This is a predicted structure of a 91-nucleotide RNA (c-di-GMP-I riboswitch aptamer). The coordinates come from a structure-prediction model, not an experiment, and the mean pLDDT is 87.
RNA sequence: UGCCGAUAAAAGCAAACUAUCCGAAAGGGUAGGACGCAAAGCUACAGGGCCUAAAGACCGCGCAAGCGGAACAUGGUAGCCAGUUGCCGAA
Numbered sequence: 001u002g003c004c005g006a007u008a009a010a011a012g013c014a015a016a017c018u019a020u021c022c023g024a025a026a027g028g029g030u031a032g033g034a035c036g037c038a039a040a041g042c043u044a045c046a047g048g049g050c051c052u053a054a055a056g057a058c059c060g061c062g063c064a065a066g067c068g069g070a071a072c073a074u075g076g077u078a079g080c081c082a083g084u085u086g087c088c089g090a091a
Base pairs, nucleotide, nucleotide: 004089005088012037013036017032018031019030020029021028022027035079041084042083043082047081048080049077050076051075058069059068060067061066
């Protein structure tokens, strides 16, 4: 230095759920709470995957208002993989 990751040391994060707020939804913020995590730090058009479908266009019904349907990201997810930076040091 690289790989690797202890029933090591020091620090850290916080799933479900609850309250509240934002959002059409997915999801997110804050507070509580700990299932877990060696990157559960950071990065979301210009890598892949996954979730959602408001608006617009399309199809069906309807005089219309509108209702229903399927596709769609411009919305999300880094606690799916990935990229990138980084603490500690037993075997």
Rfam family: c-di-GMP-I riboswitch aptamer. About the family: GEMM was predicted in a large-scale screen for bacterial structured RNA regulatory elements.